[in-house]
RNA sequence: GAAGCUGGCCGGGCAGUCGCUGUGCAACUCGCUUGUACAGAGGAAAGUCCGGGCUCCGCAGAGCAGGAUGCCGGUUAACGACCGGACGCCGCGAGGCGAUGGAAAGUGCCACAGAGAAUAGUCUGCCGAUGGCCGCCGCCCGACUUCGCGGCCGCGAGGCCGCAAAGUCUCGCUCUCGUAGCGAGAAGGGCGUCGGAUCAGGCGAUGGUGAAACGGUGCGUGUCCCGCAAGGGGCGCGGACGGUCGCAAGACCGUCCGGGUAAGAGCCCACCGCGCUUCUGGUAACAGAAGCGGCAUGGCAAACCCCAUCCGGAGCAAGACCAAAUAGGGGGGCAAUAGCGCGGCUCGCGCUGUCCCCGGGUAGGUUGCUUGAGCCGGCAGGUAACUGCCGGCCCAGAUGAAUGACUGCCGGAAUGCCGCAAGGUAUUCGACAGAACCCGGCUUACAGGCCAGCUUCUCUC
RNA sequence: GGGGGAUUAGCUCAGUUGGUAGAGCAGCGGACUCUUAAUCCGUUUGUCGCGAGUUCGACCCUCGCAUCCCCCACCA
Numbered sequence: 001g002a003a004g005c006u007g008g009c010c011g012g013g014c015a016g017u018c019g020c021u022g023u024g025c026a027a028c029u030c031g032c033u034u035g036u037a038c039a040g041a042g043g044a045a046a047g048u049c050c051g052g053g054c055u056c057c058g059c060a061g062a063g064c065a066g067g068a069u070g071c072c073g074g075u076u077a078a079c080g081a082c083c084g085g086a087c088g089c090c091g092c093g094a095g096g097c098g099a100u101g102g103a104a105a106g107u108g109c110c111a112c113a114g115a116g117a118a119u120a121g122u123c124u125g126c127c128g129a130u131g132g133c134c135g136c137c138g139c140c141c142g143a144c145u146u147c148g149c150g151g152c153c154g155c156g157a158g159g160c161c162g163c164a165a166a167g168u169c170u171c172g173c174u175c176u177c178g179u180a181g182c183g184a185g186a187a188g189g190g191c192g193u194c195g196g197a198u199c200a201g202g203c204g205a206u207g208g209u210g211a212a213a214c215g216g217u218g219c220g221u222g223u224c225c226c227g228c229a230a231g232g233g234g235c236g237c238g239g240a241c242g243g244u245c246g247c248a249a250g251a252c253c254g255u256c257c258g259g260g261u262a263a264g265a266g267c268c269c270a271c272c273g274c275g276c277u278u279c280u281g282g283u284a285a286c287a288g289a290a291g292c293g294g295c296a297u298g299g300c301a302a303a304c305c306c307c308a309u310c311c312g313g314a315g316c317a318a319g320a321c322c323a324a325a326u327a328g329g330g331g332g333g334c335a336a337u338a339g340c341g342c343g344g345c346u347c348g349c350g351c352u353g354u355c356c357c358c359g360g361g362u363a364g365g366u367u368g369c370u371u372g373a374g375c376c377g378g379c380a381g382g383u384a385a386c387u388g389c390c391g392g393c394c395c396a397g398a399u400g401a402a403u404g405a406c407u408g409c410c411g412g413a414a415u416g417c418c419g420c421a422a423g424g425u426a427u428u429c430g431a432c433a434g435a436a437c438c439c440g441g442c443u444u445a446c447a448g449g450c451c452a453g454c455u456u457c458u459c460u461c
Numbered sequence: 462g463g464g465g466g467a468u469u470a471g472c473u474c475a476g477u478u479g480g481u482a483g484a485g486c487a488g489c490g491g492a493c494u495c496u497u498a499a500u501c502c503g504u505u506u507g508u509c510g511c512g513a514g515u516u517c518g519a520c521c522c523u524c525g526c527a528u529c530c531c532c533c534a535c536c537a
Stems, first nucleotide, its partner, number of pairs: 001457010012410007020040008028031001042432001046443002049441005054315004061347004066311005071085005086100001087098004101306002106304002108300003123207001125203003130200002133196003137192005143168004148163006169185006175178001215272004219238008239256007258268002273295001274293008319367004329358006338352004360536003374393008412429007462533007471486004480517001488504005510526005
């Protein structure tokens, strides 16, 4: 110097003239007259969104319903406000934002798309070790009769089993075609090797859908980016295996990456996240550490709901007093198991006539009304919000509703002109908005300006 | 001053477990008619008053603004 963040403050000043409202004093022709002195809108007086005081409703009582609030602690008359802290998100940062209890109490919803949306799921896919299926190959049994040997059973005739031999039978091939030679034992069954497809089954790594798919990550290292994290991606270096080139050294290319497996998967290991237990710190929310658990618990509660805390209703046109005027008229509801007492219902309490509609009259005054959780200054406590003590001050009360208008000067901003510049000059502009019983907050509107603290970047020394 | 309610097409109104908005009239085009009206056929319609938030998703749920409408005193 530029760009920002936070907190606080101002929101024109002075003079003159003419008015308005209130109060005090004075005067008289006593009138809401005159004179004089003093005072006279806001930071939001606004929206009426919260909370409280005050007033009435029956003593404002109990329960249900309803409403509000919702991390923790504190402040306060009270609050959905404020202060401090925790956690999450955003920002390089100063800082900002957050209705931030409970989804392993229950119910409900998650459209479309998608195979599958909460008891998950196989559309495209991968595997198929194991059980089954198919194929090739190898071996064995397979058809009959007889003899021998061995074993077993039966009192016995005999039967059964095993081994071995011979012969017969059937089929095929070959030739010297002979009842010759050689070879095999169909159908069906059993066992085994190999291969194939994928039925059962396994997986949830891939593609795709969606806002969301039922935790995630996996060699080491440098740097940039991404992710809450473990880690991932790009570039570079290193490791293992394979291939090509090369005599070799090596170069290039591809694959791999915790283990395990048929492929995989908490199946096992390590780490991150999550949950539980214990310990430590803290009043607490919570944080940290250690151990355990293969993960059960998707999102929505500004959906119903559950839990905790709080809340009776109405509002100054509340309410009280005085005065004036009128027709205390007409219709209707209910009536003691009732009606009313301004609340959504019930109970309890009180009263005995009461409520609604139409019609009639008055549109006057006083009070509530401004001394109040008040303002200013100092001291003390507290990180702070805030609180306590002392001293000082009185600071709008209008009711068709006052607080204004004009002129001059000064100050501010914008634009034009003059000037190298400091500056001069002319014109224009000056916001949002206005008390109405009173306070504490929130929210919204607002031309322009000032002060303090802090952050990031750049330049100079 | 205080209290209550509404806002969806040009007009009058619907729209419920939150899933992408309709009806009638009007408008526009066509048919019928000499022409108009009526009738018939077809068709266009939208910042759901505005701005934020919750949610995957808002006319709907929550918050903040804006505009419009309604009610109120005292006496007997």

Predicted 3D model of RNase P RNA and transfer RNA as a complex of 537 nucleotides.
Rfam match: Bacterial RNase P class A. Rfam classes the family as a ribozyme.